[in-house]
RNA sequence: UGGGGUAUUGUGUAAUGGUAGCACAGCUGACUCUGAAUCAGCCAGUCUAGGUUCGAAUCCUAGUACCCCAA
Numbered sequence: 001u002g003g004g005g006u007a008u009u010g011u012g013u014a015a016u017g018g019u020a021g022c023a024c025a026g027c028u029g030a031c032u033c034u035g036a037a038u039c040a041g042c043c044a045g046u047c048u049a050g051g052u053u054c055g056a057a058u059c060c061u062a063g064u065a066c067c068c069c070a071a
Base pairs, nucleotide, nucleotide: 001070002069003068004067005066006065007064010024011023012022013021018054026042027041028040029039030038047063048062049061050060051059
């Protein structure tokens, strides 16, 4: 310098353009003499800025960070 890939809640990981899910973690409650375990509930997210579309995590453009390949 060129090419490719990844970015989703605190962590990990899904999601044919049509309600953003699951697991763990955290919090509250039940249970218990106390705790653990179990059960019920809650919390919280699409890297940034634009564009296309009735509708964008998804498609397009630019950028940011990281990884890989070539030179």
RNAcentral holds the sequence, with entries from ENA. The RNA shown here (transfer RNA) has 71 nucleotides and comes from a Planctomycetota bacterium. Taxonomically the source falls in Planctomycetota (Bacteria, Pseudomonadati). Its mean pLDDT, the model's own confidence on a scale to 100, is 81. It matches the Rfam family "tRNA". Its family is annotated with triplet codon-amino acid adaptor activity in the Gene Ontology.